[in-house]
RNA sequence: GAUAAAGGCAAACCCGUCGCAAGGCGGAGACGCAAAGCCACCGGGACCCACUGGGUCGGCCGGGCUGCCGAA
Numbered sequence: 001g002a003u004a005a006a007g008g009c010a011a012a013c014c015c016g017u018c019g020c021a022a023g024g025c026g027g028a029g030a031c032g033c034a035a036a037g038c039c040a041c042c043g044g045g046a047c048c049c050a051c052u053g054g055g056u057c058g059g060c061c062g063g064g065c066u067g068c069c070g071a072a
Stems, first nucleotide, its partner, number of pairs: 001069001008033002014027005031059001037065003042062003045057005
């Protein structure tokens, strides 16, 4: 970051499985994504529960680290 090309990821629903749950993983499937790669022990936020503590979400935002292609 171009009405370019190559390649990539995969929301919801459904199936299986794990978990009390939020939700994770696998299959199937594409709503979208230029970091929709990683970080939740960077900050904020949302959510769950056996709630003064433990957990989930990086496809909520900022930030950090890493990375493919590429004309004018």

Model confidence (mean pLDDT): 87 of 100. The RNA shown here (c-di-GMP-I riboswitch aptamer) has 72 nucleotides and comes from a soil metagenome. The RNAcentral record of the sequence draws on MGnify. Rfam family: c-di-GMP-I riboswitch aptamer. Gene Ontology term of the family: cyclic-di-GMP binding. Of the family's consensus pairs, 95% are formed in the model.